RNAcentral holds the full RNA, with entries from ENA and SILVA. Large-subunit ribosomal RNA, domain VI from Candidatus Roizmanbacteria bacterium RIFCSPHIGHO2_01_FULL_38_41, 265 nucleotides, folded computationally. The prediction has a mean pLDDT of 83. Its Rfam family is "Bacterial large subunit ribosomal RNA".

Context: one part of a larger RNA
RNA sequence: CGUUUGGAUUCUUGAAAAGGCUCUUCUCUAGUACGAGAGGACCGAGAAGAGGGAAUCCCUGGUGUAUCAGUUGUCCUAUAAGGGCAUUGCUGAGUAGCUAUAUUCCUAUGAGAUAAGUACUGAAAGCAUCUCAAGUACGAAGCUUACUUUAAGAUGAGGAAUCCACCCCCGAUUUAAUCGGGGAUAAAUCCCCCGGUAGAUGACCGGGUUGAUAGGCGCAUGGUGUAAGUCCAGUAAUGGAUUUAGCCUAUGCGUACUAAUGGAU
Numbered sequence: 001c002g003u004u005u006g007g008a009u010u011c012u013u014g015a016a017a018a019g020g021c022u023c024u025u026c027u028c029u030a031g032u033a034c035g036a037g038a039g040g041a042c043c044g045a046g047a048a049g050a051g052g053g054a055a056u057c058c059c060u061g062g063u064g065u066a067u068c069a070g071u072u073g074u075c076c077u078a079u080a081a082g083g084g085c086a087u088u089g090c091u092g093a094g095u096a097g098c099u100a101u102a103u104u105c106c107u108a109u110g111a112g113a114u115a116a117g118u119a120c121u122g123a124a125a126g127c128a129u130c131u132c133a134a135g136u137a138c139g140a141a142g143c144u145u146a147c148u149u150u151a152a153g154a155u156g157a158g159g160a161a162u163c164c165a166c167c168c169c170c171g172a173u174u175u176a177a178u179c180g181g182g183g184a185u186a187a188a189u190c191c192c193c194c195g196g197u198a199g200a201u202g203a204c205c206g207g208g209u210u211g212a213u214a215g216g217c218g219c220a221u222g223g224u225g226u227a228a229g230u231c232c233a234g235u236a237a238u239g240g241a242u243u244u245a246g247c248c249u250a251u252g253c254g255u256a257c258u259a260a261u262g263g264a265u
Stems, first nucleotide, its partner, number of pairs: 001153001006164007016150004022050007034039001051107006060100004067093005072086005110145003117138004167183006188265004192208005213259003216255005222248003229242005
């Protein structure tokens, strides 16, 4: 831009396209049929896996330069406390998020038309013959469906529900209807702003005061592991009490304190 007759929001149908539909072992049938024996089935039923794929983070782990603690050297500082630098200085833990080796699920069952092949009936050709004779049937991990995803620019441009507007002025024609020009509004959308279940940027999703969108604050939850100061014991290093403390929290709930201003169509 189009989707032939208005503008929007939400939900859909499915022409078409893409993906997937993989494999092994074991048990029973059955040591049966078969076979002198050695060996050893078809058909059918069931189980376990491998590989592949999808989703998720409850469990098991990893990461976790958020966080907490311990500790070495040096510098600042009032000796203490605290802080800077040294790969995050090193070490031990570790929430959220992300993640696999973790967890769950799928890899299934049918249908149709067929290939090689197997046949029926049956002439040409009194027989025979499955038939590039008429007619009829079976038959594959393959094909078309069935399953998952995308999908109406499928210009053949589909469908449904709901919302808004179908108003004013001028001119032509003139009864009306219609045509041309100009203007206004709505639903709603976009820019903008606060953000993340999204993300390179666009896009997508949530929110914008009729508000819990982010920050702050409060309470939980969780991490670390018992802060500083004071007191006590000890010559001291240090230990104990106050104290399951102190510090922190990407998670949950609540709360308008701060910021979501303002514009266009």